[in-house]
Context: one part of a larger RNA
RNA sequence: GGAUAAACGCUGGCGGCGUGCCUAAUGCAUGCAAGUCGAACGGGAGCCCCUUCGGGGGUCGACCGUGGCGGACGGGUGAGGAACACGUAGCUAACCUGCCCGGAUGUGGGGGAUAUGCGCUGGAAACGGCGUGCAAUACCGCAUACGUUCAUUCGUCGGGAGAUGGAUGAAGAAAGCCUCGCAAGAGGUGCAUCUGGAGGGGGCUGCGGCCGAUUAGCUAGUUGGUGGGGUAAGAGCUUACCAAGGCGAUGAUCGGUAGCUGGUCUGAGAGGACGAUCAGCCACACGGGGACUGAGACACGGCCCCGACUCCUACGGGAGGCAGCAGCAAGGAAUUUUCCACAAUGGGCGCAAGCCUGAUGGAGCAACGCCGCGCGGGGGAUGACGCGUUUCGGCGUGUAAACCCCUUUUCGAGGGGACGAAGGCAAUGACGGUACCCUCGGAAUAAGGUCCGGCUAACUACGUGCCAGCAGCCGCGGUAAGACGUAGGGACCAAGCGUUGUCC
Numbered sequence: 001g002g003a004u005a006a007a008c009g010c011u012g013g014c015g016g017c018g019u020g021c022c023u024a025a026u027g028c029a030u031g032c033a034a035g036u037c038g039a040a041c042g043g044g045a046g047c048c049c050c051u052u053c054g055g056g057g058g059u060c061g062a063c064c065g066u067g068g069c070g071g072a073c074g075g076g077u078g079a080g081g082a083a084c085a086c087g088u089a090g091c092u093a094a095c096c097u098g099c100c101c102g103g104a105u106g107u108g109g110g111g112g113a114u115a116u117g118c119g120c121u122g123g124a125a126a127c128g129g130c131g132u133g134c135a136a137u138a139c140c141g142c143a144u145a146c147g148u149u150c151a152u153u154c155g156u157c158g159g160g161a162g163a164u165g166g167a168u169g170a171a172g173a174a175a176g177c178c179u180c181g182c183a184a185g186a187g188g189u190g191c192a193u194c195u196g197g198a199g200g201g202g203g204c205u206g207c208g209g210c211c212g213a214u215u216a217g218c219u220a221g222u223u224g225g226u227g228g229g230g231u232a233a234g235a236g237c238u239u240a241c242c243a244a245g246g247c248g249a250u251g252a253u254c255g256g257u258a259g260c261u262g263g264u265c266u267g268a269g270a271g272g273a274c275g276a277u278c279a280g281c282c283a284c285a286c287g288g289g290g291a292c293u294g295a296g297a298c299a300c301g302g303c304c305c306c307g308a309c310u311c312c313u314a315c316g317g318g319a320g321g322c323a324g325c326a327g328c329a330a331g332g333a334a335u336u337u338u339c340c341a342c343a344a345u346g347g348g349c350g351c352a353a354g355c356c357u358g359a360u361g362g363a364g365c366a367a368c369g370c371c372g373c374g375c376g377g378g379g380g381a382u383g384a385c386g387c388g389u390u391u392c393g394g395c396g397u398g399u400a401a402a403c404c405c406c407u408u409u410u411c412g413a414g415g416g417g418a419c420g421a422a423g424g425c426a427a428u429g430a431c432g433g434u435a436c437c438c439u440c441g442g443a444a445u446a447a448g449g450u451c452c453g454g455c456u457a458a459c460u461a462c463g464u465g466c467c468a469g470c471a472g473c474c475g476c477g478g479u480a481a482g483a484c485g486u487a488g489g490g491a492c493c494a495a496g497c498g499u500u501g502u503c504c
Base pairs, nucleotide, nucleotide: 001504002503003502004501006500007499008498009497010496013373014372015371016370017369018368019366020365021331026329027328028327030326031325032324035069036068037067040066041065042064043063046059047058048057049056050055076284077283078282086208087207088206089205090204091203092202095201096200097199100197101196102195103194104193105192106191107190108142110140111139117132118131119130120129121128122127148171149170150169151168152167153166154165155164156163157162176189177188178187179186180185210256211255212254217247218246219245222244223243224242225241226240227239228238229237259281260280261279262278263274264273265272266271286307287306288305289304290303309320310319311318312317337363339362340361341360345359346357347356348355349354376406377405378404379403386397387396388395389394411441412440413439414438415437416436420431448493449492450491451490452489453474454473455472459488460487461486462485463484469476470475
C1' cells in the first nucleotide's frame, strides 16, 4: 500500500447492488416451514323435495378413515472426519435406479380380511381393549408367459475371470378408474412382465493437497487361502478352519489441527494466506446405538432403545428436540423483522380446476462493503464586523461573508404511471401508486473526521514546566515546547474519517 463476513470512537443527506452469530453443534416460549389426490375406496355432517314420521329421493360434497404418490427433494449447519472425505483421471467382465422417454407382450378368473363406523368398555391424559360389520388400484391363492430367472445342453467371441446366441425343462405377473354412448363399443389414463435410453446413485483404482521424530516401531480379522453366510454388487464385509503373514525413515503408528473444491485476497510473477456470501461434493440433525418402510434413508420437522435436559400428571404414567424462517435467553467487541406474497421462477400432489411451498420473489433494519449523486453556481472590496497575530505600520482568516443575478440534482406538494404477465378473447402483480415522467415552490433539507517534530502534506500564539501528558519508530516535556493542552491558521480524506484485530 492492498484486503476484510469486521469491531470500537466521533460524525452522518440520498440512491443502486451486495452482505449481515466468525463466539455456545449452548438452551429455547410462540407462530409458520410437507403435503396432496373424491378420476383408487368406505363412512358421511349440511342443504332441498317427498313422507304412512319408520323412512325415501336429489344436490353439494365439509369431515374421518383405508389406499396411492411425496415426506431421501428443497432449506440449515461445519460438530466430526487426515479418510478414496474431497479434487482430478479412469475402471465396474462386480452393481442398483421410483417418476420421465422409446420399444415388445399382457391386463383372465377367484378368495379371505381390516380401518373409519356401530355397541360395550379401560385411562387424569397420552393412548387404548373387546365384540360386530362393510369396501378398494389394500392383501392372498389360481390360470396364462413375448421377454425374464434357474437347470441341462449346443454354438460364437475373449489371453482370461467371463460375455453372448440357440434348444429343452422348471419357476414367477397384473387393477382398475374416467369421458362419450340406450347398448355394442370407442377414446383417455392407469396396472403387470421384459428391453433400450436419459438423468441419478453404489463400489474400486492411479495421482494431488496440513503440522510434529521432544511420536520409531505398528498390526490377531491383523495379511493370505479354503468352506459357509451376506449385499444391488467385488471384498475379512462376516464366520469356522488353515498358513504366518501385512505396514514402516519414500515417515508406518501415535499426537495435534482441519469440512474438501471451484475459488477469494495479495503479489510483476513464482509464491503466500484464506475457504463468509454463490456453486459442486461430503458429513451431521439434543449425545450415542439400532433397524423398519421404501426405487432411494439407517431418514432434520419418521420409529425403537440407552443417556442428559425441559415440560405435563389424578404419581399409575406421558410429552419434547429451531445446525428450517422469524423470534427469545445466554455467551460475546459483534451480526437484522415474531413482515408481504405465491404475481414470477422452481418443487410436491392432482386428468384438471387447484391446494401446499419461511424454497423463492420482495419489502423492513444496519454507512457493514462497493459504486454513484448531493450539500449549490456566477458576480462581489487593496478587502466590513468578529477572531487570531503583530516589529503596532500591518498581516491572516478572505471573494470567504453581506449584497446582486441564476439553477433545482436533492427536498416538499400536486398530476400521470409502468416492464416484470405467459393470450385466440378475457382474468391474474406481493413488490407498488414503487421506478419513471410532468408541473409548482424555495438555496431551500444536507459536513464531518484525523493530522500539522522527522519518516509525512500542513505553524504560530498562549497555558504547562521531566508535571500534566504524547508516542507507529526515532523520540518530545526539567520557564520562550512548531512533538503535551487550548485557540487561530493550515494539510489530507470526505458521508465518512480515524483506531484496533487479521492476511499478503
The part of an RNA shown here (small-subunit ribosomal RNA, 5' domain) has 504 nucleotides and comes from an uncultured bacterium. The full RNA is in RNAcentral, with records from ENA and SILVA. Its mean pLDDT, the model's own confidence on a scale to 100, is 86.